[in-house]
Context: one part of a larger RNA
RNA sequence: CUGGGUGUAAAGGGUGCGUAGGCGGUCUGCCAAGUCAGAUGUGAAAUACCGGGGCUCAACCCCGGAGCUGCAUUUGAAACUGGCGGACUGGAGUCCGGGAGAGGCAGGCGGAAUUCCUAGUGUAGCGGUGAAAUGCGUAGAUAUUAGGAAGAACACCAGUGGCGAAGGCGGCCUGCUGGACCGGUACUGACGCUGAGGCACGAAAGCGUGGGGAGCAAACAGGAUUAGAUACCCUGGUAGUCCACGCCGUAAACGAUGAAUACUAGGUGUGGGAGGUAUCGACCCCUUCCGUGCCGGAGUUAACGCAAUAAGUACCCCGCCUGGGGAGUACGGCCGCAAGGCUUAAACUC
Numbered sequence: 001c002u003g004g005g006u007g008u009a010a011a012g013g014g015u016g017c018g019u020a021g022g023c024g025g026u027c028u029g030c031c032a033a034g035u036c037a038g039a040u041g042u043g044a045a046a047u048a049c050c051g052g053g054g055c056u057c058a059a060c061c062c063c064g065g066a067g068c069u070g071c072a073u074u075u076g077a078a079a080c081u082g083g084c085g086g087a088c089u090g091g092a093g094u095c096c097g098g099g100a101g102a103g104g105c106a107g108g109c110g111g112a113a114u115u116c117c118u119a120g121u122g123u124a125g126c127g128g129u130g131a132a133a134u135g136c137g138u139a140g141a142u143a144u145u146a147g148g149a150a151g152a153a154c155a156c157c158a159g160u161g162g163c164g165a166a167g168g169c170g171g172c173c174u175g176c177u178g179g180a181c182c183g184g185u186a187c188u189g190a191c192g193c194u195g196a197g198g199c200a201c202g203a204a205a206g207c208g209u210g211g212g213g214a215g216c217a218a219a220c221a222g223g224a225u226u227a228g229a230u231a232c233c234c235u236g237g238u239a240g241u242c243c244a245c246g247c248c249g250u251a252a253a254c255g256a257u258g259a260a261u262a263c264u265a266g267g268u269g270u271g272g273g274a275g276g277u278a279u280c281g282a283c284c285c286c287u288u289c290c291g292u293g294c295c296g297g298a299g300u301u302a303a304c305g306c307a308a309u310a311a312g313u314a315c316c317c318c319g320c321c322u323g324g325g326g327a328g329u330a331c332g333g334c335c336g337c338a339a340g341g342c343u344u345a346a347a348c349u350c
Base pairs, nucleotide, nucleotide: 004321005320006319007304008303012318014201015200016199017198021194022193023192025088026087027086028085029084030083031082033081034080035077036076037075038074039073040072041071042070049065050064051063052062053061054060091191092188093187094186095184096183097182098181103177104176105175106174107173108172109171110154114150115149116148117147118146119145120144121143125136126135162169163168206247207246208245209244210243211242215241216240220236221235222234223233258317261314262313263312266295267294268293269292270291271290272289273288274287275286276285299306300305323350324349325348332343333342334341335340
């Protein structure tokens, strides 16, 4: 340099925004950089190729020919790429009118349950297990009634449902706020797609400072089990789980499937909207747009399967893979308070 791949064999970056770069809709005029054609110059000889010849052949040598895919100058072409100008509306965006939603942030409120405290009733057990024991209880527990306190999570609704770029989001109300969708077609006129670096977001655990602490519960202690039992089971129990601010930046961050666009049989369900027929109106039925499931044909696949939400057919851009172990390690660098993260080998070995 070329090639093959990336759902499960090695391989899609956790996600978004976006810089450079790459790629880019329809019509038209000009330019002629890319592109194409002609001419001229050059492209030394030898070698290599074709034809012929000389050493007995060959190697070797000699003669002739074609060629030297390139570069420069010049003349021309204008379809395609590109540049400049003009025009367009289908891509993209804006506007107007709507309804849907656990989308985000902040504040307030609520009931059930749990634990604890106080008081009443009441008496010998409660609790726990496969069975037990540790534990709690005559200093009155468990149970039950009333009152009070606290923290955390929001049963039913609930869905095969919705929203979000991903992580993720679920009691009710209010305020602030992001996005998507449908209908109208009024406006802008290619303003687009992707995106190395970069920036931002990013579950849980963990870290720093301060608060909070009901339940649960790493560590830890005890009781069991067992040959042992640093476990599974039981009784306790501290970090933590919660809040504020600041870090960390990872994951089976999964659809193990990067983003965008177009095209390619059907059937059935569901969430949001619009329209049609009919109708007093609505339902039913039909059409259509967006989302989300299941089944299935062509096609595809090593198979499993995927199948308009493609793993099908194309095009464009990015990331990544190249036998197993060593190893996502060492060294170096960057980041972090630390834990560690990111980048990432080799010897050796099979």
This is a predicted structure of a 350-nucleotide part of an RNA (small-subunit ribosomal RNA, central domain) from an uncultured rumen bacterium.
The prediction has a mean pLDDT of 89.